A computed fold for a 176-nucleotide RNA from Pontibacillus salipaludis, annotated as Lysine riboswitch aptamer. Lineage of the source: Bacteria > Bacillati > Bacillota > Caryophanales > Pontibacillus. Model confidence (mean pLDDT): 77 of 100. The sequence was found by an Rfam model in a public genome assembly.

[in-house]
């Protein structure tokens, strides 16, 4: 000189990521509370069994007034960042009365994704928000490759690859 799944630091992509705090809408004039009417036997605790509780002193349920919430989700602003996160399985915790399915919720391996957009569909959700997940589609940041009639760096048309990438620096290992 150069070469790569090395190692440390620093950086950059842009409708970029994410958090929790207050805010604000929505949730919702719902839900639960009181009072009334109606009506009459089974309710409730996810789901099947057990247990425990409610319930003829009238429950659960239906109508009416009255008074009236929260979380989950979302937004912008703040702060913390740039595998930043997100997602799928698999194992261990935890919470839901026990048990066993389940359902939230952590933490940890492993895969899968560069990034947001816009369309279509599924599935979560109260939701025409808004999210993930697949399919399409055009932007986009960086590298590789080819071509170029521009060119000092490079730009510009094609096309490929993936974040374990890229870009600069310093160490260290090879080769030469």
């Nucleotide at each position: 000189u150069c070469u790569g799944a090395c190692a440390a630091u620093a950086g950059a992509g842009g409708c970029g990521c994410g958090a929790g705090u207050a805010u604000g809408a929505u949730g919702a004039g719902u839900a639960g509370c009181u009072c009334u009417c109606c009506g009459g036997a089974g309710g409730a605790c996810a789901a099947u069994g057990g247990g425990u509780c409610c319930a003829g002193c009238g429950a659960u349920g239906g109508g009416g007034a009255g008074g009236g919430a929260a979380a989950g989700g979302c937004a912008g602003a703040u702060c913390g960042c740039c595998g930043a996160g997100a997602u799928a399985a698999a194992g261990a915790g935890u919470a839901g009365c026990c048990a066993u399915u389940c359902u939230a919720u952590u933490c940890u391996u492993u895969g899968u994704u560069g990034g947001g957009c816009u369309g279509g569909u599924a599935u979560u959700g109260a939701a025409c928000a808004a999210a993930u997940g697949c399919c399409a589609g055009a932007c986009u940041g960086u590298c590789g490759c080819a071509a170029u009639g521009c060119u000092a760096a490079g730009g510009u048309u094609g096309u490929g690859g993936a974040g374990c990438a890229c870009u600069a620096u310093u160490g260290a290992a090879g080769a030469g």